[in-house]
RNA sequence: UCGUGCUAGAUGGGGAGCCAGCGGUGCCCUCUCGGCUCAACAGAGCCGUGCCCGCAACCCGCUAUAGCGGGGUCGAACUCCUCCCUUAGGGUCCGGUUCCCUGAGCCUGCCAAAGAUAAGCAGCGUUGAGGAUUGGGUCCGACGCGGCGGCAGACUUCGAACCUUGUCAGGGCCGGAAGGCAGCAGCAAUAAGGAGACCCUGUCGGGUGUCGUCGGGUAGCUUGGUCUGAGCUGGCUAUCGGCGGUAAGUCGUGGGGCCAGGCACGAAGGGGGGUGCACGA
Numbered sequence: 001u002c003g004u005g006c007u008a009g010a011u012g013g014g015g016a017g018c019c020a021g022c023g024g025u026g027c028c029c030u031c032u033c034g035g036c037u038c039a040a041c042a043g044a045g046c047c048g049u050g051c052c053c054g055c056a057a058c059c060c061g062c063u064a065u066a067g068c069g070g071g072g073u074c075g076a077a078c079u080c081c082u083c084c085c086u087u088a089g090g091g092u093c094c095g096g097u098u099c100c101c102u103g104a105g106c107c108u109g110c111c112a113a114a115g116a117u118a119a120g121c122a123g124c125g126u127u128g129a130g131g132a133u134u135g136g137g138u139c140c141g142a143c144g145c146g147g148c149g150g151c152a153g154a155c156u157u158c159g160a161a162c163c164u165u166g167u168c169a170g171g172g173c174c175g176g177a178a179g180g181c182a183g184c185a186g187c188a189a190u191a192a193g194g195a196g197a198c199c200c201u202g203u204c205g206g207g208u209g210u211c212g213u214c215g216g217g218u219a220g221c222u223u224g225g226u227c228u229g230a231g232c233u234g235g236c237u238a239u240c241g242g243c244g245g246u247a248a249g250u251c252g253u254g255g256g257g258c259c260a261g262g263c264a265c266g267a268a269g270g271g272g273g274g275u276g277c278a279c280g281a
Stems, first nucleotide, its partner, number of pairs: 001281006009074003012030004020063005031050001033048006051071005080274006089265001091263003095259006102252003107249002109246003115240003119237003122233003130228009139216006145209002148205006155196004164189004172181003
């Protein structure tokens, strides 16, 4: 140096997450191979595959030698180990920016109540605005009168088998007679009581009255007289105002996207280095 046979090891990889830690299934990214669609310079998107079998996310298997169990292939190298460059990608931190949900309602903005002013319009006003003063009404109380309602009396009428009256037929009693006595029914009048209704008398009451008298009376309204003499109203516009509302701006919590940078990891690609045993020639 070449040939043959073995062994270590390898047989997609990585990220985040889970975990005391290490892997795996699962999720995401990427590489190889195959296929589909759109393109047709480049490429983009989607699906499947990664040596085979069994296990596995309210997990499965291990323990620093860190998937377990069984089998196949490659195997000292372009395929194993390690370092560097580059870099898809996701993760994290700080910063910036933007969007969404939601909360607050100090400030800005928008709407806007009560209220004020009296510039304009309008209305009223010398047939007197407004102000001042005075009398009255409305208001309250008492009394009176009327009215309404209730009650009572009076009036009319009905009304007692007997225990009311008058008259008392018949009949009864007394008497020689003349006559007398008591007295039912009937009739009449009445008691207790009932009914009636125009008027009349008395009394009680009131959310009674275009009523009267007296007294009271803060304000408001209204009316009459007197004095003064030109304004008054606040209906509309306008100005001020901002109870309150809204949540556009603003502030805050949370979530998502994008950008830039740092950190750690890092597929694919490129480069360097390292690494067995046995036999034979």